[in-house]
RNA sequence: AGAGUUUGAUCCUGGCUCAGGACGAACGCUGGCGGCGUGCCUAACACAUGCAAGUCGAACGAUUUAGCAUUUGAGCUUGCUUGAAUGCUGGAUAGUGGCGGACGGGUGAGUAACGCGUGAGCAACCUGCCUUUUUGAGGGGGAUAACACCGGGAAACCGGAGCUAAUACCGCAUAAAAUAUUGAAAUCGCAUGGUAUCGAUAUCAAAGGAGCAAUCCGCAGAAAGAUGGACUCGCGUCCGAUUAGCUAGUUGGAGGGGUAACGGCCCACUAAGGCGACGAUCAGUAGCCGGCCUGAGAGGGUGGACGGCCACAUUGGGACUGAGACACGGCCCAAACUCCUACGGGAGGCAGCAGUGGGGAAUAUUGCACAAUGGGGGAAACCCUGAUGCAGCGACGCCGCGUGAGUGAAGAAGUAAUUCGUUAUGUAAAGCUCUAUCAGCAGGGAAGAAAAUGACGGUACCUGAGUAAGAAGCCCCGGCUAACUACGUGCCAGCAGCCGCGGUAAUACGUAGGGGGCAAGCGUUAUCCGGAUUUACUGGGUGUAAAGGGAGCGUAGACGGCAGUGCAAGUCUGGAGUGAAAGGCGGGGGCUCAACCCCCGGACUGCUCUGGAAACUGUACGGCUGGAGUGCAGGAGAGGUAAGUGGAAUUCCUAGUGUAGCGGUGAAAUGCGUAGAUAUUAGGAGGAACACCAGUGGCGAAGGCGGCUUACUGGACUGUAACUGACGUUGAGGCUCGAAAGCGUGGGGAGCAAACAGGAUUAGAUACCCUGGUAGUCCACGCCGUAAACGAUGAUCACUAGGUGUCGGGGGUUAAAGAACCUUCGGUGCCGCAGCCAACGCAGUAAGUGAUCCACCUGGGGAGUACGUUCGCAAGAAUGAAACUCAAAGGAAUUGACGGGGACCCGCACAAGCGGUGGAGCAUGUGGUUUAAUUCGAAGCAACGCGAAGAACCUUACCAGGCCUUGACAUCCCCCUGAAUGGGUGGUAAUGCAUCCAGCCCUUCGGGGCAGGGGAGACAGGUGGUGCAUGGUUGUCGUCAGCUCGUGUCGUGAGAUGUUGGGUUAAGUCCCGCAACGAGCGCAACCCCUAUCCUUAGUAGCCAGCGAGCAAGACGGGCACUCUAGGGAGACUGCCGGGGAUAACCCGGAGGAAGGUGGGGAUGACGUCAAAUCAUCAUGCCCCUUAUGGCCUGGGCUACACACGUGCUACAAUGGCGUAAACAAAGGGAAGCGAAGGCGUGAGCGUAAGCAAAACCCAAAAAUAACGUCCCAGUUCGGAUUGUAGUCUGCAACCCGACUACAUGAAGCUGGAAUCGCUAGUAAUCGCGGAUCAGAAUGCCGCGGUGAAUACGUUCCCGGGUCUUGCACUCACCGCCCGUCA
Repeated sequence: AGAGUUUGAUCCUGGCUCAGGACGAACGCUGGCGGCGUGCCUAACACAUGCAAGUCGAACGAUUUAGCAUUUGAGCUUGCUUGAAUGCUGGAUAGUGGCGGACGGGUGAGUAACGCGUGAGCAACCUGCCUUUUUGAGGGGGAUAACACCGGGAAACCGGAGCUAAUACCGCAUAAAAUAUUGAAAUCGCAUGGUAUCGAUAUCAAAGGAGCAAUCCGCAGAAAGAUGGACUCGCGUCCGAUUAGCUAGUUGGAGGGGUAACGGCCCACUAAGGCGACGAUCAGUAGCCGGCCUGAGAGGGUGGACGGCCACAUUGGGACUGAGACACGGCCCAAACUCCUACGGGAGGCAGCAGUGGGGAAUAUUGCACAAUGGGGGAAACCCUGAUGCAGCGACGCCGCGUGAGUGAAGAAGUAAUUCGUUAUGUAAAGCUCUAUCAGCAGGGAAGAAAAUGACGGUACCUGAGUAAGAAGCCCCGGCUAACUACGUGCCAGCAGCCGCGGUAAUACGUAGGGGGCAAGCGUUAUCCGGAUUUACUGGGUGUAAAGGGAGCGUAGACGGCAGUGCAAGUCUGGAGUGAAAGGCGGGGGCUCAACCCCCGGACUGCUCUGGAAACUGUACGGCUGGAGUGCAGGAGAGGUAAGUGGAAUUCCUAGUGUAGCGGUGAAAUGCGUAGAUAUUAGGAGGAACACCAGUGGCGAAGGCGGCUUACUGGACUGUAACUGACGUUGAGGCUCGAAAGCGUGGGGAGCAAACAGGAUUAGAUACCCUGGUAGUCCACGCCGUAAACGAUGAUCACUAGGUGUCGGGGGUUAAAGAACCUUCGGUGCCGCAGCCAACGCAGUAAGUGAUCCACCUGGGGAGUACGUUCGCAAGAAUGAAACUCAAAGGAAUUGACGGGGACCCGCACAAGCGGUGGAGCAUGUGGUUUAAUUCGAAGCAACGCGAAGAACCUUACCAGGCCUUGACAUCCCCCUGAAUGGGUGGUAAUGCAUCCAGCCCUUCGGGGCAGGGGAGACAGGUGGUGCAUGGUUGUCGUCAGCUCGUGUCGUGAGAUGUUGGGUUAAGUCCCGCAACGAGCGCAACCCCUAUCCUUAGUAGCCAGCGAGCAAGACGGGCACUCUAGGGAGACUGCCGGGGAUAACCCGGAGGAAGGUGGGGAUGACGUCAAAUCAUCAUGCCCCUUAUGGCCUGGGCUACACACGUGCUACAAUGGCGUAAACAAAGGGAAGCGAAGGCGUGAGCGUAAGCAAAACCCAAAAAUAACGUCCCAGUUCGGAUUGUAGUCUGCAACCCGACUACAUGAAGCUGGAAUCGCUAGUAAUCGCGGAUCAGAAUGCCGCGGUGAAUACGUUCCCGGGUCUUGCACUCACCGCCCGUCA
C1' cells in the first nucleotide's frame, strides 16, 4: 500500500465482499509447563447457610470469675477443706456513656442534568478527628438504664412501681477578638458590599480519667491552617421536526419564613412576564470522565478491569441522630414478595465475600490469613476488618519455555503416485553418539520483617541422580491468498467471505498421499475501527452516471467597494496558573528474558488570568465615487390589461341553377343523397382562430406572447454625467406568478374532439384507418399547483486566443443618392485555441479560472409507496419511511451481430428462356409400423441411388438354436508327442466330436528347430459406451474476397489508422489521394487437359507420290498428311482510335487458330457450425471376461395399411415398328477378353483362332439419314403384373438373382399448391465404357454423337461483400424482454 466482482472487451460512476488490528467473549477440534493479568455483558431476578463493623473497664454503675490478704462461720484428720463479708491483683461483659457504623466494599436501575468534563467564583457557606496559637475548667442540682420485684404476650417485645453511677443530662458563676442591635471614624472592592479601630447593651462554656509523682490522655471558649464538602457561573456533552410551540410558582419585584449558605427553596402581595428555528416542549436511548480499540492524521467506536465524580441499595415516600446521611448490613410509613405464628401478631432485604436456584451462547471456591499495606476503636497491650494479601478453578487474554541435539543412503519397510523406468514422504525413521530445559524423584532453602511476628509455603530459587523418555495439534491448498495429485461421487451428496464450484476425467464436494500457514493453540461466529476520499473539516459531487428548487420578490441569516483615524472581540506573540494519579511516548532500572513492575523526563495540541502588536476580519466615527440607484434625452419590441374593430375560411339557414351520385380509403364499408345531396350563385346567422409578412428574428423572471386601432401600464437598452453616497449579492422560512388537463358557478358552442356508437383491418383489435359524436376546447369569476415546467446546466461578480452571422442603439473615416469600412455598448446563433471532462462534449451565453450565497445527492428494487401531518370541493398535491430482496443497477465510448434503416456491388438470386420434379407404374433410399431379428450410423440447406465401387451362404455387426472357454489371433512357461499336410470312414442340420492311412529337418547324440495335443497363469478378444475426452479425415459458408501482422501515429483505454475516400476490376485487381509505411495468408500467376502452328521420332499408327497386287496399307517403300507423345512457339491490352485525370482502366478496331481470365480441371485464407465419423483406422477413460468374446446351421437386413426424397420408363406422329446403310471417343481383358465358322426363335451352348494388347477381342455405336407401314385410339402408344417353358452364374437361386421365348397387357392422354437444374459445345437428347463383381444397375464414375432458346434489367425473393446509421442484442433477432397462469 491494495485486491475481487457489472462488460465480448474498455473507461467511469457506484454498491457489495476480502486481506489488518481489537475483544470481559462464546462455539468446534485439540491440549505439556510457568509468570502476570482477568472472569454474570443476560434477570437492579429471587435468595438457604456462614462471614463482611466494631471497639473502649484508663468515662460509669453493676454482675461474674481466678488468685492473694484480712475478718468471720462450719466440718474435723489441728492444719487442711469448704462457705460468707471486705480489700487487692488479673480476666470476662449485658447495660449507661464515648468514638466509629456518612469510610472501606458492591452495582449502573435511574439520570440528556451544572449529572459529568474543563475553567472560574463564593464580598453567600460549613468542616468531627489532625496541626498551630491563646484563654479557661469555680461551685451545684435532679434524674435514668442496668439490677431486683410484679404483670401482659406463642413470640418479637412491652408495661408498672422501686434503687443507683458517670466524660450521660440541667441551671448558676466567670470569659471575650463570638453573635445580635447600635454610635464614631479610616480604608478597600466589579455591584450587593468588605476589612481594620474605638465604644455601649444583651446572650452563651467546661469533665474528668490513669499514675506515688513528674506527667500523659481527655474537656470548654476563641483565632488560624490543613483536609473534606455545599452552592453559583462560562464553555462542551446522543438521536428524532412524520415532536413547533411550551410555561401559572410559571418570569420578575419588594417583604417575610426557612437553610451552614444564595435563591420562588417556601409563603402572602404585586407586575405580565420567561423559553423557543442558535431547535424550546415532547418522545427514544444512555451513568459521565481519565482512558481503551482503531486510524498516517482528522476522526469513528467504546466506557469491562484500574483511577476520579455521580446515582442507587426490594419498590415508593419521609424525617430523626449526627461535624457529616435523608444513611447498603439505622429508624418510621405505604406497597409487592418470602418466612414464623398459639391467627391475636411478628420477622426479612447478598447491586458486600463465598455460595444456591433461575435466566442465558456464556463467566470461578460456601478456601487461607490479618504476616504485609491500609482502615475503625483504644493510653496501650490488643480486638475487628470477605478492604486487602494470598491460594483454588477456567488456554479467557498477554508473555516466556519445552516436546530433543548431532550423525546417519541400503535413499529400508510401509503408504501415495506413476509414462512401470521411477518419483514423493525423506536424514525423515531405524541404528550410533550426546544432552537434561520443563514435568517427575531426592537434598538444601530464601527475600518479603527496622527487635519479635510469614497466610502464601517446604513456595521461588539452588544442587544431585537418572530415563529420549511423559509432552502436537488446528486450519487451509480455484482466484483474491502461501500451498496439487489420486480415488469416490455425478446439479446427487455437498461447499461457499465475494466471484462461484458439482450434470462421468471436480487442483472448489468427501477421503487419502503430499504441501502451505500458525502453533499449546488453531479455526468459526458475534461486535468495533480500518481499508471506505462510501457523509469528503483535512477530503466528494449535481449537462448525460444519484443529485439545480418550475419562476420571481423578499424576511432572518451568511458574505461584502476605496482612502483614513480610534478600540482590541477574533488573530499573533511573551509570561503565569491549571491540565490528578495510573495509562501512552523517550531514557534508565528490577524480576534469568519477556509480559509485568519501579524511577526520571517530556507530552497531554485544552481552559483561565495577564503584558504587548494592530496588517487582516470585526466595531465606532467622519469622508470618497468606481458597485448600486435617481434625473434628463432618445429609439426598438407578438411584454401585460381592457375596450373596440376587420377580412379570408369552415359549418348552418333561406332562395336560385342543376342531376345522380357524393364522401371516404391501401382497398372498402358505415354515412349523406330523387323528400333533390355533392357542385355552383346570391343573401343571412354564429363562433373560433388570425394565412402571407415570419427570420436558430423580437419581448418577458419563468409559464408564455402573433390581424388592426385606442386607452392605461411594467421592464430592458443607448447617450449624458446633474444628484444620492455602499444604499450591494444571495436568500432558510414566507409571499406572489405558474402550460395543458381537471373541478365549481354562470354564459357560449362554428370547427376540432377524450368517452361513446357504427364501419373496416385482424386469429382477435376494447388500437392504428374511416363515418359520426358528448364533455372539453372559448368568455367571466373562483380553485388546482403539477409537466421531458429542459439548455435535463441555480443566482450574482470578475478574469481568460480568435473568427463569422444576426437584432437594437451610439461614435468615427471615406463616399455622399443608396452605401462601404473601422470602433463601442446590449442581446441572440455558429465554429474554434488554451483549459476542463469518464467520454460525449463545453469553450467570453463555460461544463475554464476564482469569489459569495441558496437548493439537492450518497447502490438497485420495494417507492415517490405506506402511516402521520398540512393544503384541496374533489381529483389529488407537498412532506416522506421501513420490513424484505438483489450483487449488481447505471453513464460514455469500442468491436461485432442484427434491423419489415440507408447507399453501392455481386451470384442461374430474381427476371427472360429451355427441360424437369410434384400426378402414373416400377427401381432405390428414408420415416413409420411390424417382427425373434427386421444390425448400426447419417437428420434443414450441408441426412434420405448417403457409409454400401454392388446383403442368396459368406459379407453380417442382428435374431433363434447347437457348441468352445488361455480361446479364431499375439508373446511367455511346463509336460507329452512327432509332425505339418494330404486323403478316407462313422456321426451331425452343420461345426464341434470319434477314428484309419500316408507323412519331417539339423545334431558335437546331450539336444535343438518346427509343429500338434494337454496344463497353469499373465493375457487375448469386444462393429460394447462416450465424436460433448481426442488424433486423423470430411462437409459447409465459399473459389466468397476477404483475414491479419510489424513499426509508426491517434486515443486514459477497449480500440482506431493502415483495410476508409475518388475511380476501376472477376478479385483488398490496379491507379490516385491520405499519418501512415511496409509485410504475410488468400486473389492472380506458376501445374494438368483442350483449341493453332513448328520441330524430333515412325511401330502395332498413316498412304500424297512411286512400284507390285483380284481385293484389303495386306506388300516393297515412304514418314508428306492423320495420329501418337516428347520438346518448343503463340496472347502481353503488345498495336491503332476514342473515353478517362496525361492514371488504373473501359469501349471500338486491326492482325490472329485463339483477345482482354480463350474453355475446363486441380488448387479451398483467418475462421464458423461442441457440424459428421470411437462401425475405415488410431486412441484416453468406463464396461464385459464359461461372455457384450469365439465357431456353426437356419433365419433376418428383401417385412408393408401408409408418408417423403432421388431416379428410370412412359403417356406418343419432332413418334412407334420393320428393312437395309453411315459416322465416335474413352476404356477393359489371363481364375480374363474371347473372333470366325456350327447349333438354338432367343438367353445361350459346344468347338476354337488371336491377344498380357496403338497389333487380338469385348465391339453392334445409337440418335441420324433413306425406304416402307401405322393415322390419334388407352392405339402397332405404354409396358407393370401374372402364367408357362427355359438359359447362365454359383455347394445352393424357396424365402431372395439376372436374362430369354411365348402368352397376359395394369396405371398412365403431360400432372394442384409448390418446387429443381441450366448462360454454349452449355441445356436437352442419343448411345458407349469402367469400377465393385461368381452372378446380380434405372445408381455412381467417365466417354463421345446431335445440338438449342434467352438475359430488358436489378424493383422484388434468397445468399454474399463494402461503407454508414440505430441498438437495452454479444449464447449475438431462433436475441433480449413484459404481463397472466401453472

Record summary: Predicted 3D model of a 1382-nucleotide RNA (small-subunit ribosomal RNA) from an uncultured bacterium. Its Rfam family is "Bacterial small subunit ribosomal RNA". RNAcentral holds the sequence, with entries from ENA, Greengenes and SILVA.